[in-house]
Transfer RNA from Yimella lutea, 73 nucleotides, folded computationally. The coordinates come from a structure-prediction model, not an experiment, and the mean pLDDT is 82. NCBI's taxonomy places the organism under Bacteria, Bacillati, Micrococcales, Dermacoccaceae, Yimella. It matches the Rfam family "tRNA". Rfam classes the family as a transfer RNA.

Parts: sequence; structure tokens; C1' cells
RNA sequence: GUGGGUGUAGCUCAACUGGCAGAGCACUGGUCUCCAAAACCAGCGGUUGAAGGUUCGACUCCUUCCAUCCAUG
Repeated sequence: GUGGGUGUAGCUCAACUGGCAGAGCACUGGUCUCCAAAACCAGCGGUUGAAGGUUCGACUCCUUCCAUCCAUG
């Protein structure tokens, strides 16, 4: 340089052919306990890597970038 994969909550990952962005862990509060852990209940947390385009509507489709990984020369 070329081809391809990945990028979504603090972390690990979902979101089925375009139709209200979710789970587990973590964190916070509560119940329980002499205290703590565990368990249970509730809560908090996102400009979906960036910028454009298509569309009534985009995490999803198209274009260009950025980061990272793999292959190849």
C1' cells in the first nucleotide's frame, strides 16, 4: 500500500431483514445480619468512534475519515 474484522453504559457483550437502545458484572440505596460477605429488591449510568448522505424513521444501509486487530506484498 491492498483486502477483511471490530468500535454500543465504568467493564464484557446483545439489539432477529431499518421501527421506543438492553442484559450480566461493577457502582449507589434498601431488606437481612452482632458486623461483614452472600442472597433478594430498587436505582444510577449511553450525543451507539467522528462527519456527511439515503429514509417518515438509522446501532443497522451508502460515502469519507479515526482507532485497533488479522491477512497479504